[in-house]
Model confidence (mean pLDDT): 76 of 100. This is a predicted complex of two RNAs, RNase P RNA and transfer RNA, with 439 nucleotides together. It holds a member of the Rfam family "Bacterial RNase P class A". Rfam classes the family as a ribozyme.
RNA sequence: AGGGGCAGACGGGUGGUCGCCCCCGAUAACGGGGAGGAAAGUCCGGGCAUCAUAGGGCAAAAUGGUUCCUAACGGGAACCGGAGGCAACUCCAGGGAAAGUGCCACAGAAAAUACACCGCCGUGUGUAAGCACGGUAAGGGUGAAAAGGUGAGGUAAGAGCUCACCAGUCCCGUGGAGACACGGGAGCUUGGUAAACCCCAUUUGAUGCAAGGCCAAAAAGGAUGUGGCUUUUAGCCGCAUGGACGGCCCGUCCAAUAUCCGGGUAGGCCGCAAAACGUCCGGUGUGAAUCGUGAUGUUAGAGGAAUGAUCACCGUCCCGCUCACGCGGGAAACAGAACCCGGCUUACAGUCUGCCCCUUUCU
RNA sequence: CGGGGCGUAGCGCAGCAUGGUUUAGCGCACCUGCUUGGGGUGCAGGAGGCCGCAGGUUCAAAUCCCGUCGCCCCGA
Numbered sequence: 001a002g003g004g005g006c007a008g009a010c011g012g013g014u015g016g017u018c019g020c021c022c023c024c025g026a027u028a029a030c031g032g033g034g035a036g037g038a039a040a041g042u043c044c045g046g047g048c049a050u051c052a053u054a055g056g057g058c059a060a061a062a063u064g065g066u067u068c069c070u071a072a073c074g075g076g077a078a079c080c081g082g083a084g085g086c087a088a089c090u091c092c093a094g095g096g097a098a099a100g101u102g103c104c105a106c107a108g109a110a111a112a113u114a115c116a117c118c119g120c121c122g123u124g125u126g127u128a129a130g131c132a133c134g135g136u137a138a139g140g141g142u143g144a145a146a147a148g149g150u151g152a153g154g155u156a157a158g159a160g161c162u163c164a165c166c167a168g169u170c171c172c173g174u175g176g177a178g179a180c181a182c183g184g185g186a187g188c189u190u191g192g193u194a195a196a197c198c199c200c201a202u203u204u205g206a207u208g209c210a211a212g213g214c215c216a217a218a219a220a221g222g223a224u225g226u227g228g229c230u231u232u233u234a235g236c237c238g239c240a241u242g243g244a245c246g247g248c249c250c251g252u253c254c255a256a257u258a259u260c261c262g263g264g265u266a267g268g269c270c271g272c273a274a275a276a277c278g279u280c281c282g283g284u285g286u287g288a289a290u291c292g293u294g295a296u297g298u299u300a301g302a303g304g305a306a307u308g309a310u311c312a313c314c315g316u317c318c319c320g321c322u323c324a325c326g327c328g329g330g331a332a333a334c335a336g337a338a339c340c341c342g343g344c345u346u347a348c349a350g351u352c353u354g355c356c357c358c359u360u361u362c363u
Numbered sequence: 364c365g366g367g368g369c370g371u372a373g374c375g376c377a378g379c380a381u382g383g384u385u386u387a388g389c390g391c392a393c394c395u396g397c398u399u400g401g402g403g404u405g406c407a408g409g410a411g412g413c414c415g416c417a418g419g420u421u422c423a424a425a426u427c428c429c430g431u432c433g434c435c436c437c438g439a
Stems, first nucleotide, its partner, number of pairs: 001359010012314007020034004036334001040345002043343005048208004060204005065079005080094001081092004095199002100197002102193003117140002119136007148166006167189002169186007212270004221261004225239006241255005275298001277297004281292004316331006364438007373391004383422001393409005415431002418428002
């Protein structure tokens, strides 16, 4: 210098004017606060709330190397194993196929109880070509995949039939907290697929702030007439609004008024904003993290839902003019809280920083 | 806040539950030829798709799994 890998930061700034929401406040004025790194998708987990719940099981769903971190997780860290890359580094749904069932198209003899098309070998027959029976699976052929691989011995030809090395499986030993690693032994060789059913282990009670708590209209509904006395689950006496039925009274019905009741709708208040908080320092730890009478900082809270508009200057980038100073014009993403928090995933104009790897050149 | 479904040719649909020689079919529409004096109808033939996008599992993916985009429906 070129190419690459990983991690992180920012997401225009200042001021003026006019508005919107919230707080303080009796009101106004003044004053203070007012979107994000993802507020998004709503994919996981937790807090919180109500209901349910002796204990256990079935079903269903999710997860799946080991150890740890965490309030918890399907998140994260370190490590193990595998795959990719020259490397930095990245990726892995990474338990079980020897519990059972299913599937493996086409081709091929045969696709999982192995089998025999060509071939090789033996026997019989035949002059011979060949045919029949038997052995074999080394070679050919098919396929994504062919029953451990390579070589040697052995054999009629062959075959883990025997041996050496390699791959795997099982057993033993050593090391490690563990996943595993290393060494030795046993001819033990059992195809793939579980993101097919399934088996094993672990986890999960249900519903979500429209949870839930408090206050509480109007209309409808229900109850009661009122006063006094007594021998008080009740009885007696006096008095009483309007309308309908009716000639009148009694009686029945309706309405109004008053008081009370219950339910909890409209509406209002709470839940609701400072908490598993960030940064720095120090301790512990490889790390995720955690501890600290340490330091310092932050404080949206609406509820059909505010957080906006405009002007000036400055900063960044692009274009044009200019030798240059400079001038003029233009551009700036993804997206916007709705109970809160921890993650994951996805989107993002432009800019910046740190560390590491490879190649080339120079010293 | 919670739950479910769909995306395949210009349009409307199959095929996905049980992955495969069917290297994705059907109807309408489109193109060519024949039929007709011409058009329509009819007959014969043909073109047009990488199954919304991206990644994975598998020998093999429209089909299975994960992520994502868009659309539709339901419940509180």